[in-house]
This is a predicted structure of a 352-nucleotide part of an RNA (small-subunit ribosomal RNA, central domain) from an uncultured bacterium.

Context: one part of a larger RNA
RNA sequence: UUGGGCGUAAAGAGCUCGUAGGCGGUUAAGAAAGUCAGGUGUGAAACCUCCAGGCUCAACCUGGAGACGCCACUUGAUACUUCUUUGACUUGAGUUCGGUAGGGGUAGACGGAAUUCCUGGUGUAGCGGUGAAAUGCGCAGAUAUCAGGAGGAACACCGAUGGCGAAGGCAGUCUACUGGGCCGAUACUGACGCUGAGGAGCGAAAGCGUGGGGAGCAAACAGGAUUAGAUACCCUGGUAGUCCACGCCGUAAACGUUGGGUACUAGGUGUGGGCGAUAAUCAACGUCGUCCGUGCCGCAGCUAACGCAUUAAGUACCCCGCCUGGGGAGUACGGUCGCAAGACUAAAACUC
Numbered sequence: 001u002u003g004g005g006c007g008u009a010a011a012g013a014g015c016u017c018g019u020a021g022g023c024g025g026u027u028a029a030g031a032a033a034g035u036c037a038g039g040u041g042u043g044a045a046a047c048c049u050c051c052a053g054g055c056u057c058a059a060c061c062u063g064g065a066g067a068c069g070c071c072a073c074u075u076g077a078u079a080c081u082u083c084u085u086u087g088a089c090u091u092g093a094g095u096u097c098g099g100u101a102g103g104g105g106u107a108g109a110c111g112g113a114a115u116u117c118c119u120g121g122u123g124u125a126g127c128g129g130u131g132a133a134a135u136g137c138g139c140a141g142a143u144a145u146c147a148g149g150a151g152g153a154a155c156a157c158c159g160a161u162g163g164c165g166a167a168g169g170c171a172g173u174c175u176a177c178u179g180g181g182c183c184g185a186u187a188c189u190g191a192c193g194c195u196g197a198g199g200a201g202c203g204a205a206a207g208c209g210u211g212g213g214g215a216g217c218a219a220a221c222a223g224g225a226u227u228a229g230a231u232a233c234c235c236u237g238g239u240a241g242u243c244c245a246c247g248c249c250g251u252a253a254a255c256g257u258u259g260g261g262u263a264c265u266a267g268g269u270g271u272g273g274g275c276g277a278u279a280a281u282c283a284a285c286g287u288c289g290u291c292c293g294u295g296c297c298g299c300a301g302c303u304a305a306c307g308c309a310u311u312a313a314g315u316a317c318c319c320c321g322c323c324u325g326g327g328g329a330g331u332a333c334g335g336u337c338g339c340a341a342g343a344c345u346a347a348a349a350c351u352c
Stems, first nucleotide, its partner, number of pairs: 003324004007306002012320001014202004021195003025089003028085004033081002035077007048066007092192001093189003096185005104178007111155001116150007126137002163170002207248006216242002221237004259319006267297012301308002325352003334345004
C1' cells in the first nucleotide's frame, strides 16, 4: 500500500458557511462514453498447460498444439450509470399564507436586595479570625445599630430531569431593531439537493495593546500560623486581572470524549412546543391520534466488555476529516500567522 478501524484501546477537525470535486428523485425520447456480446489485428522466443519424442528413469532437453491480462480497429445490444432536450412530473429542496414557543443576537433605559466606602446620630470596649491562635482593626471611639449619600459588579425566589442557539454560549425588568426554529394550509417554483479539499467567518477562560473603570473577589506579593522544613493547604492584608469600548490572540476534558445527510428496523413511560378528533349546555381540564424537540427504561441487532438501542454505538448508501506500537514529541528544523505569549503545519537519530 491493500486492508481494518475512529464512545472508553491510536483515531471525528471547536462550530458553521461555502469554491472546486465526489455523489444524486420520478418519467419520456435520443446518443452510445462506461458496460456487455461478436469479428479482425496484435499479443517474439523462453516461461505455463496438454500430447509426442530424446538422454537406461527423472530432473533436463526437443518438437507440435493450446493459452496469453491488456490494447487498437470494427459490427452490434441498451437493463443500469453517463450525456443531450428552449421535454415532462412532484414525493426531495425552497417560496407563499396563517399561527406559535423561546435566558437566540445587538443597542438603550430602568429596578430592588446585598457587600464596601463616606457623613451624621445612639453607644462602649472590644471586634475579627481559627482546630487552637496570631498577624490585622479599635478609646484619634471600632464592632453593633439607625438615617442619609457615593460607586462598581452580579441578578436570590421563579428554576426544572425545562427552554433557545451551529458551536462557543445565553437568565432582574422594559423598549427598539433583528436571526433561526416548529405547527397547520396546501397556492407557487420544479431536483433548484447532500457533502465539502483549499478558503472565509464565528469561537469559553486566561493572556496582549490603547483608553476608561475598580465595590466585591483575587494569581503575584507581604505578614501571621502549621510544620523537621512549608517557597503550600488555614488566617489577615493585597496588585495585575475580573467590568466597559475598540483591536488582537484562536486555544480547552471546545465532551455526547460519538462528523454531516438520507432511508429502514418492537415497545413502554415522563416532559417542552404545535395541530386534529372526542365528551361535557358554556369549558379550564381529561382521553385518543399526529408532527417536532428533550430524558429514562427496554426487544431484536451490535459490542472485547462496559454498554448503545427510532436522539443507535443496529441495517445500508453518499461525502468529508482522522488513526496505523510505546517513548523521543505535538518536540526540533523550515514555513505561515501573531505586538508578544505563542498557535498551525510537522520529522529524524536513538531507545524499549

About this RNA: The full RNA is in RNAcentral, with records from ENA, Greengenes and SILVA.